The part of an RNA shown here (large-subunit ribosomal RNA, domain V) has 542 nucleotides and comes from Silene subconica. The organism belongs to Silene sect. Conoimorpha, within Eukaryota. Its mean pLDDT, the model's own confidence on a scale to 100, is 85.
[in-house]
Context: one part of a larger RNA
């Protein structure tokens, strides 16, 4: 060196199980509730089931009988029509008079009452035959007996209630998710001298106000300062322009006055911007106007925010359609109104939570462990000496600052791994670094000696036993020459353990209406693998 056999388990991010933690899915399931919408059940009222009798009351209809008073006029004229006669007769009326209206007689009718009848309703009562409860049902008998009773049961419709049950919803962005914040529009910076340009980048506004703060014609000049105090002088804007910021602005867009309503109707060449839908500017033409002597200007405002698609519905107009025809209903077209649809391109008219009992599909597109990058934080080293050290920067100490090294802390990032890289501590076995705890060698000392302090060299060897706690750590006790600091997937679970953390059971405190929840506590709680290869140990053979 090769091979065989026997061991061991450090590695093959070993095997097993499309990770159960975490996130995502307009996934699922189950549970909760003052989520939404339904619904069983319960309940209110009406009708049916459902009949008889009498009383009271209410309003309706029919009949009988009454009822009607200003003044003038015999006098208590309800009204209208017919009417010169009517009645058995007495007589009444006609005529005359009065009055707005005239009477007898006939017919109809109004107001206000009594009574009767009819059908209905309300209220309370009586009954029994529907219906119904209990009991009885040997014979005989036939409305079985007793009770309830037109209520109730039941059906249909209807008002409520209704996690008892069901179907669902419960947003996104996010240096993981949650909590917090935000979500539309306007202004500035970032923005790199055309436009545009991101971030949970830095600053602020807005969800309107105004019939004058609009149109036109004419006129005026502000803030501040100086001052001889004269409404004088200087005065490029340092003011004002309803409100944020930016741009603009004195020939004014600022301020004042007169007259007005163009804060018009129908259009719109052409442009800007732009995925689309939207958005912005606009000369000019026709009509009817405002102001101005006129030329002209005027389709709101110095400009940029002050907002909401579609559906559905309301109002006004038009007279376009009109289911055989004519109409109507209804619809269309033009104008207009109703959304913090603010998650603001708005899923529905209408919607919250729990899951540690959980499940599925995915993700290292995204967290927790470990690694990686970084090195703010941390540890260590060095520089500068202000100071302390009686005096004296550097025996010792060293502020304010500066430069580094390391990769043991806490972090940041999210790069391998979610078709799995098992997580704290203990046990066992270690191996390395040296920034050395002891032992060894030295320098300085504010080192007399002894004991120290500090620095340099040095990794050969060594570096304890107990109590408490799951602890690492820490505290305590007793020793020791000393009881080092770290790395090794915070070494080591295919080596052990399983006390802690971190499933399912249960309880306390707290939070929550609740299901449940808690880097709060407490008791309990399956730790799999027969070694193929590499590495290592041993034996044998060549």
């Nucleotide at each position: 060196c090769c091979a065989a056999c026997g061991g061991c388990u450090a590695g093959a991010c070993g095997g097993u199980a499309a990770g159960a933690c975490c996130c995502c899915g307009u996934g699922c399931a189950c549970c909760u509730u003052u989520a939404c919408u339904a619904u069983a059940g319960c309940u209110u009222c009406g009708c049916a089931g459902u009949g008889g009798c009498a009383a009271u009351c209410u309003g309706a209809g029919u009949c009988u009988c009454a009822u009607g008073g200003c003044u003038a006029g015999g006098a208590u004229a309800g009204g209208u029509g017919g009417g010169a006669g009517g009645g058995a007769a007495a007589c009444c009326a006609a005529g005359a008079a009065u009055g707005a209206a005239a009477g007898a007689c006939c017919a109809c009718u109004c107001u206000u009452a009594c009574g009767a009848c009819u059908a209905a309703g309300a209220c309370a009562g009586c009954c029994u035959a529907a219906c119904u409860g209990a009991c009885a049902u040997a014979a005989g008998a036939a409305a079985g007996u007793c009770g309830g009773g037109a209520c109730a049961a039941u059906g249909c419709g209807u008002c409520g209630u209704g996690g008892g049950u069901a179907g669902u919803u419960u947003a996104u962005c996010u240096g993981g998710g949650g909590c917090g914040g935000a979500u539309g529009c306007c202004u500035c910076c970032u923005a790199a001298a055309g436009a545009g340009u991101a971030a949970c980048g830095g600053a602020g506004g807005u969800g309107u106000g105004c019939g004058a703060a609009g149109g036109u014609a004419g006129g005026c000049u502000c803030a501040a300062g100086c001052u001889u105090c004269g409404u004088g002088c200087u005065g490029u804007g340092g003011a004002g322009c309803g409100c944020a910021a930016u741009g603009g602005u004195a020939g004014a867009a600022g301020c004042c006055u007169g007259c007005c309503u163009g804060a018009c109707u129908g259009u719109g060449a052409g442009a800007c911007a732009g995925a689309c839908u939207a958005g912005u500017c606009g000369a000019a033409c026709a009509g009817a106007g405002a102001c101005g002597a006129a030329a002209g200007u005027c389709g709101g405002a110095c400009a940029u925010a002050g907002u909401g698609a579609u559906c559905c519905g309301g109002g006004a107009g038009u007279c376009c359609c009109g289911a055989g025809u004519g109409g109507a209903a209804g619809g269309g077209c033009u104008c207009u109104c109703g959304c913090u649809c603010a998650a603001c391109g708005g899923a529905u008219c209408a919607a919250a939570g729990g899951u540690a009992c959980g499940c599925c599909g995915g993700g290292g597109a995204u967290a927790a462990c470990a690694g990686g990058c970084u090195g703010a934080u941390g540890a260590c080293u060095c520089c500068c000496u202000a100071g302390a050290g009686c005096u004296c920067g550097u025996a010792u100490u060293g502020a304010c600052g500066g430069a580094g090294u390391c990769g043991u802390u806490u972090g940041g990032c999210a790069c391998c791994u979610c078709g799995a890289u098992g997580u704290c501590g203990a046990c066992u076995c270690a191996u390395c670094a040296c920034a050395u705890c002891c032992u060894g060698g030295g320098g300085u000392u504010g080192c007399a000696g002894a004991a120290g302090a500090u620095c340099c060299c040095a990794a050969g060897g060594g570096u304890u036993c107990g109590g408490u706690u799951g602890u690492u750590c820490g505290c305590c006790g007793a020793u020791u020459a000393a009881a080092g600091u770290g790395g090794u997937a915070c070494g080591u679970g295919a080596g052990u353990u399983g006390g802690g953390u971190u499933u399912a059971g249960a309880a306390c405190g707290u939070c929550g209406u609740g299901a449940g929840a808690c880097a709060g506590u407490u008791c309990g709680g399956u730790u799999c693998c027969u070694a193929u290869c590499u590495a290592c140990c041993g034996u044998u053979g060549g």